This is a predicted structure of a 100-nucleotide RNA (Purine riboswitch aptamer) from Paenibacillus albicereus. Its mean pLDDT, the model's own confidence on a scale to 100, is 78. It matches the Rfam family "Purine riboswitch aptamer". Clan: Purine riboswitches. Rfam describes the family as follows. Riboswitches are metabolite binding domains within certain messenger RNAs that serve as precision sensors for their corresponding targets. On this family, see Mandal et al., Cell 2003: "Riboswitches Control Fundamental Biochemical Pathways in Bacillus subtilis and Other Bacteria".
RNA sequence: GUCCGAUAAUCGCAUACUCCUCGUAUAUCUUCGGGAAUCGGCCCGAACGUUUCUACCCGGCGACCGGAAUCGCCGGACUACGGGAAGAACCGGAGCCCCG
Numbered sequence: 001g002u003c004c005g006a007u008a009a010u011c012g013c014a015u016a017c018u019c020c021u022c023g024u025a026u027a028u029c030u031u032c033g034g035g036a037a038u039c040g041g042c043c044c045g046a047a048c049g050u051u052u053c054u055a056c057c058c059g060g061c062g063a064c065c066g067g068a069a070u071c072g073c074c075g076g077a078c079u080a081c082g083g084g085a086a087g088a089a090c091c092g093g094a095g096c097c098c099c100g
Stems, first nucleotide, its partner, number of pairs: 001090001017087002020084006026055001030047006040065002049056001057076007
């Protein structure tokens, strides 16, 4: 020193990324449609939410319900952008040691 959304020109042509952490976004949220289970509490789809692409679930505990409907608490991310740390690889330089 190791590239930007793309293209062109010029220069150059040695290189490769990975991981962690923090911030912002979003509350892994909300509203519906169709279907399923009940030894269960899910599946499919649409929308909303972000100056935002994507995602919109999982587990534990508890509550509640009983053929139709879930709810609470705790823990866990992914993705987008930005800040920071570390490792690796590559180029150059310096010191020391060894060999010729």